Predicted 3D model of a 1471-nucleotide RNA (small-subunit ribosomal RNA) from uncultured proteobacterium HOC5.
RNA sequence: AUUGAACGCUGGCGGUAUGCUUAACACAUGCAAGUCGAACGGUAACGACGACCUGAUCCUUCGGGUGAUGGUCGGGCGACGAGUGGCGGACGGGUGAGUAAUACAUGAGAAUUUGCCGUGUAGUGGGGAAUAACCUGGGGAAACCCAGGCUAAUACCGCAUAUCUUCCACGGAAGAAAGGGGGCCUCUUCUUGAAAGCUCUCGCUGCACGAGAAGCUCAUGCCCGAUUAGCUUGUUGGUAGGGUAAUAGCCUACCAAGGCAAUGAUCGGUAGCUGGUCUGAGAGGACGAUCAGCCACACUGGGACUGAGAUACGGCCCAGACUCCUACGGGAGGCAGCAGUGGGGAAUAUUGGACAAUGGGGGCAACCCUGAUCCAGCAAUACCGCGUGUGUGAAGAAGGCCUGCGGGUUGUAAAGCACUUUCGUCAGGGAGGAAAUGCCGUUGUUGAAUACGCAACGGCUAUGACAUUACCUGAAUAAGAAGCACCGGCUAAUUCCGUGCCAGCAGCCGCGGUAAUACGGAAGGUGCGAGCGUUAAUCGGAAUUACUGGGCGUAAAGGGCACGUAGGCGGUUUGAUGUGUCGGAUGUGAAAUCCUCGGGCUUAACCCGAGAACUGCAUUCGAAACUGUCAGACUUGAGUAAGACAGAGGAAAGCGGAAUUUCGGGUGUAGCGGUGGAAUGCUUAGAGAUCCGAAGGAACCCCAAAAGCGAAGGCAGCUUUCUGGGUCUUUACUGACGCUGAGGUGCGAAAGCACGGGGAGCAAACAGGAUUAGAUACCCUGGUAGUCCGUGCCGUAAACGAUGAGGACUAGUUGUCCGGGGCUUGCCCUGGGUAGCAAAGCUAACGCAUUAAGUCCUCCGCCUGGGGAGUACUGCCGCAAGGUAGAAACUUAAAUGAAUUGACGGGGACCCGCACAAGCGGUGGAGCAUGUGGUUUAAUUCGAAGCUACGCGCAGAACCUUACCAAGCCUUGACAUCCUUGGAACCUCGCAGAAACGCGAGGGUGCCUUUGGGAGCCAAGUGACAGGUGCUGCAUGGCUGUCGUCAGCUCGUGUCGUGAGAUGUUGGGUUAAGUCCCGCAACGAGCGCAACCCCUGUCCUAUUUGCCAGCACUUUGGGUGGGAACUUUAGGGAGACUGUCGGUGAUAAUUCGAAGGAAGGUGGGGACGACGUCAAGUCAUCAUGGCCCUUAUGGCUUGGGCUACACACGUGCUACAAUGGCCGGUACAGCAGGUUGCUAACCCGCGAGGGGGUGCAAAUCCGAGAAAGCCGGUCGUAGUCCGGAUUGAAGUCUGCAACUCGACUUCAUGAAGCCGGAAUCGCUAGUAAUCGCGAAUCAGCAAUGUCGCGGUGAAUACGUUCCCGGGUCUUGUACACACCGCCCGUCACACCAUGGGAGUUGGUUGCACCAGAAGUCGAUUGUCUAACCUUCGGGAGGAUGUCGCCCACGGUGUGGUCAAUGAUUGGGGUG
Repeated sequence: AUUGAACGCUGGCGGUAUGCUUAACACAUGCAAGUCGAACGGUAACGACGACCUGAUCCUUCGGGUGAUGGUCGGGCGACGAGUGGCGGACGGGUGAGUAAUACAUGAGAAUUUGCCGUGUAGUGGGGAAUAACCUGGGGAAACCCAGGCUAAUACCGCAUAUCUUCCACGGAAGAAAGGGGGCCUCUUCUUGAAAGCUCUCGCUGCACGAGAAGCUCAUGCCCGAUUAGCUUGUUGGUAGGGUAAUAGCCUACCAAGGCAAUGAUCGGUAGCUGGUCUGAGAGGACGAUCAGCCACACUGGGACUGAGAUACGGCCCAGACUCCUACGGGAGGCAGCAGUGGGGAAUAUUGGACAAUGGGGGCAACCCUGAUCCAGCAAUACCGCGUGUGUGAAGAAGGCCUGCGGGUUGUAAAGCACUUUCGUCAGGGAGGAAAUGCCGUUGUUGAAUACGCAACGGCUAUGACAUUACCUGAAUAAGAAGCACCGGCUAAUUCCGUGCCAGCAGCCGCGGUAAUACGGAAGGUGCGAGCGUUAAUCGGAAUUACUGGGCGUAAAGGGCACGUAGGCGGUUUGAUGUGUCGGAUGUGAAAUCCUCGGGCUUAACCCGAGAACUGCAUUCGAAACUGUCAGACUUGAGUAAGACAGAGGAAAGCGGAAUUUCGGGUGUAGCGGUGGAAUGCUUAGAGAUCCGAAGGAACCCCAAAAGCGAAGGCAGCUUUCUGGGUCUUUACUGACGCUGAGGUGCGAAAGCACGGGGAGCAAACAGGAUUAGAUACCCUGGUAGUCCGUGCCGUAAACGAUGAGGACUAGUUGUCCGGGGCUUGCCCUGGGUAGCAAAGCUAACGCAUUAAGUCCUCCGCCUGGGGAGUACUGCCGCAAGGUAGAAACUUAAAUGAAUUGACGGGGACCCGCACAAGCGGUGGAGCAUGUGGUUUAAUUCGAAGCUACGCGCAGAACCUUACCAAGCCUUGACAUCCUUGGAACCUCGCAGAAACGCGAGGGUGCCUUUGGGAGCCAAGUGACAGGUGCUGCAUGGCUGUCGUCAGCUCGUGUCGUGAGAUGUUGGGUUAAGUCCCGCAACGAGCGCAACCCCUGUCCUAUUUGCCAGCACUUUGGGUGGGAACUUUAGGGAGACUGUCGGUGAUAAUUCGAAGGAAGGUGGGGACGACGUCAAGUCAUCAUGGCCCUUAUGGCUUGGGCUACACACGUGCUACAAUGGCCGGUACAGCAGGUUGCUAACCCGCGAGGGGGUGCAAAUCCGAGAAAGCCGGUCGUAGUCCGGAUUGAAGUCUGCAACUCGACUUCAUGAAGCCGGAAUCGCUAGUAAUCGCGAAUCAGCAAUGUCGCGGUGAAUACGUUCCCGGGUCUUGUACACACCGCCCGUCACACCAUGGGAGUUGGUUGCACCAGAAGUCGAUUGUCUAACCUUCGGGAGGAUGUCGCCCACGGUGUGGUCAAUGAUUGGGGUG
């Protein structure tokens, strides 16, 4: 884009089309093929007319007249049931089952037929015998049938004639017909009738031609399968006969042995074919509804009859299935005609009207028939058109939705005002489809004619299903008329709410696990619009089967290699031909369709007309370059000969030495062998080692190479014989002899198989020993097939250059092997191989590159997403193993290639770090402290979880804190803002209660003021709201940890690459450092490093509360005067920069050493933490989105809990002692703190502490005694004079309160523990270790914690192999959530499709046989028999019966094939 569509939601009108795609399933009912009386005998029905009978009514002169009604008769009339006869039922209408060719399409052809129709021509004479209807009788339930009798014809049969036709022996012979209707004239009984004649017309017969129709033949085209390869016996041809309308094996007899097939026969599957339709730029692909042409079929199968035509949809016979009727004897039927019914199905309409038009049949015609047709009905099924209003209208209404709360949006949309009235509604008017025919008249023609017929013209009359038509006018009113899908990307269009990996969505990718633009709803938007979506289907995009127009080194794909058949392709030149090719003309290519133009419906769809086109086929005329063919020539392709050359080319025979092993002998003694280390094994019965000898098998060291040879596999000691191929050079010869190669044939590593040999070494299987969690392995000791030879199979390999063969062309250069030539003898030229680099070019890239993967030609093989699967079935090959050809179901969105960046590696290189090593001290064992887990509990609040949680948040849980639990209470609330009312606020006391809270009493009347009031505070009330340590750190901000103070992380421009990306940033050095230097398609820059900042180390400057060297005084205390040197304090500076010297190095960066210096190579320490990683941590510091609670998840109070305790872990303290404990004496710090505070002197207490109240808001006073150390004494290796847990008693202090649950003191008690398993931590210098001091928090304190301070003060580092972590480069990768990755197979479970399977069932088909209805044909005296003939006997002919050939249905046997199913079994797929 499209559809004969269906489904969902929705639905106003009209026009034009279309409408069982499924069950060729079964059908109730009605209709769909009749007509002709002008062929015929007739008269059942109807109607006129006539006759007769009847006789109502009325009239009457009563005689009668009239004559309704009823009956009977009359085929004489209009007509006509049934019948005879003619024409038509072979058309029209339906369907697509069958059919792969008796079909269809296109184009040719000859051996034919043809009713009706047209033209021409010749006739139409004279006879005969029957028969239906009808009547009579009979049978049957019915359908229907039988017998006898009568009768007509355009029914039937002879005779005559024969233009003519047919046959022929060329003499001849045979062969027709039907009449009907109208008119005129003549005769007559004047009215009917009869006969003859004339004429018009419709018929009939013969012949010829035509038109249209039909039959037959040929060529070309026409789906899939080779897992269908051979098929065929009337088969192929001939002769003769038969047969047909006609050719023909169409049929029969005989003869011959042919015919078809890899250019796909046969078989199987599927299918009506075409014009065309849909799609596509085209080439193509798919389809074959409606319309049109052809074919086939008519319940299934068979058969003929009639006829011009059928093997006949609404005809016949037979068989079968089914349905119906039946009196059970027998009969009837065929909607794939139009409607309609059931059924099937996702699904497809009315049991309508009319012959008015068009057409068909019959008829002279009127007319009749016509479910053909024309119309109407139903269906948005499709296409086309129209409408559902138009203008104005801002208060931007209300409502909805959103919101950043300001507003935005729906939205000029609505309302309102004005206008219009298509369509629809109602009413009125109103074309066209209708003109033929018929009748009348005129003229012409025929004719004797004014009949009739025909033609033209004029007039008259009649005919409409649709139809309430189209169309027009009027009336009324915006009045009656909008939905569907979508809104994550593709793809136009976004927000809110609900939900919470649920419910659901989904075409692909994928959404949904509490903020979903993706689910559901809403609002808004987008698209289309009487439709919109979905599903199904076709083409396109898809160059994704590639003719146009693809590929095969690594993505799927080159056959393992060669020879060669068919086929395909083929060098130079001349001539001929005209096959292909090209051009012109003619015929055809139905119409419709498509396209263009024009016209008609108001437009369009639609319809009409004209043109173009139909790319094709056939015939014919021409051209001759190319191709083909024929004839001739050529030498360059190819080949042959001659001469040389190289070689592990092949086959056979022979020969050789080294080594292994075994055997024999000698010497000789204890091990050998083997491994990472061992063991099994061998060995005192003498191994191994060594010497000599022998046997036997296999393989050939060095040479040796990117070397050589071969088609490939492959080929290696030496010699000989036989043999294939190649190369070079120079001549001669043949004259395209060539290339490729489907099938085919041969060769074809290793392993394997068969038979027979052989067997030294090696070595599957196997055995043992090790290794290991295991070890059916790797390692070791043994060891059989096999490896070797001969013969025969197998036929595969990563059979690889993953690169088919041949030819031509397209820069070079460097090796090497084999030839030839030249000269200047070490170079050049040239041919053939084999390797490396590289240009153009190619390639997705990698790469290839004269040995192409470049540019072209020829031929072959192969590929078409991954898996299933090189599997199954089947065929072929094989002894087997197996090979070869080789699917499908199902499943899946990827699988794959090359390259990139990372990450990773029990890969490589380099480097660093208390990373290891070297050291020192610890932890892990004990007791206690503290944190965590677990358990417990009413609660033991919550968080933190490897390193990077665990003395962490907590720099202080008895109440408070507090978030937890129990109980008691409050509900605008403990806290904020606003409103109303009242009151100062506030203080004190009493009662109840655990308190919160409640009740009561007393005191108190404030500040500012313009005198109205106001500010602040308190209480009550109302509602907006407060409140939440409730959830989400995976919605967030901020802050923090960690890699890591590791040296990295990036950018701009340029360059390279299709791109991801690369380069820079890599390389050579160097550094703590991407620090610096050099080099370099890079040049620069940024964040990091370093430096700038702080502390500390030296100097300068200044001096109080600090200091005191020198001077003076002194109460002896820097106390005072004074000083400014020192210490200190605190401001600003100086100083250090590889600056200097020497060595090293590239003369660089740098590095080593030295000097000077307080300090030397970053002096030491701190702060400072790049891009990023861990969805790291924190919603419980704070902030914050969303959600949740609102008499509670908020708030208050009391008490309890966070302090529990079989246990486990982390971090610490104290120890286990003599480098120590205890006692006495004695010395030296620094940081920091202090008014709700630190507190002195002095007194009391053993002590904690109490009393006291001085100084200090602090360089001044205080806490404040530093301790280790030093001196002296004691203890003597002991569970101790170590160690201090635990417990008892008595106290102190803080505090409302020390019970749960504080610290401290004294006395008493005196546990474990004697240096700690596996494992593990810290530290490189003022460091570790050790010693004490201070502070924050704080009423007090569980602090042994944390953060600081100073005192004393080490040891060790060879070095970078290893462990851990990190950096750079490189390499591999199937990883990218990135190795804590990915991923393989079994097993278990569920589901799915499939192979095998004893079989079973069904379809289809081959062969052999049985059987044989109806019927044609053939045979036939059994019987019967009108026309004609007859010599009257009969004959000819016919009917019937019987027989024969063929044959449908049916049956039997045996095969093939397909499908379904099957206990069970095999693998496969998905989860």